[in-house]
A computed fold for an 88-nucleotide RNA from a Bacillota bacterium, annotated as c-di-GMP-I riboswitch aptamer. The source organism's lineage runs through Bacteria, Bacillati and Bacillota. Model confidence (mean pLDDT): 80 of 100.
RNA sequence: UGCAAAGAGCGGCAAACCCGGCGAAAGCCGGCGACGCAAAGCCAUGGAUCUACAGCGGCCACGCCGCCAUGAUCGCCAGGCUGCCGGC
Numbered sequence: 001u002g003c004a005a006a007g008a009g010c011g012g013c014a015a016a017c018c019c020g021g022c023g024a025a026a027g028c029c030g031g032c033g034a035c036g037c038a039a040a041g042c043c044a045u046g047g048a049u050c051u052a053c054a055g056c057g058g059c060c061a062c063g064c065c066g067c068c069a070u071g072a073u074c075g076c077c078a079g080g081c082u083g084c085c086g087g088c
Base pairs, nucleotide, nucleotide: 002088003087012037013036018031019030020029021028022027035075041081042080043079045078046077047076048073049072050071055067056066057065058064059063
C1' cells in the first nucleotide's frame, strides 16, 4: 500500500422499561439500563416504513374525515464516505 471480514484482546455503541426535557405527532435529547451490534461510525441519495402541525379538499361543521413531507427512522434494505486491533 492492497485484499478479505473468521476468531480473540484493549476498548466502543446501547434496544425495551422507567424518569426529566423538546415536539402537533412520528420521534429526538439527557439520565438509568443492556436486547443486541464488527461498522449499531457518518450521509436521508434510491426504496421502504412511521407521523400529518400548517396547507388543500369534503362533511351531518365550533369538530370529524381524506390527501399531502417539507418532519422522522442509517438499530429496515441498498448505495456512498471513513475506520481501531488482529489476519493475508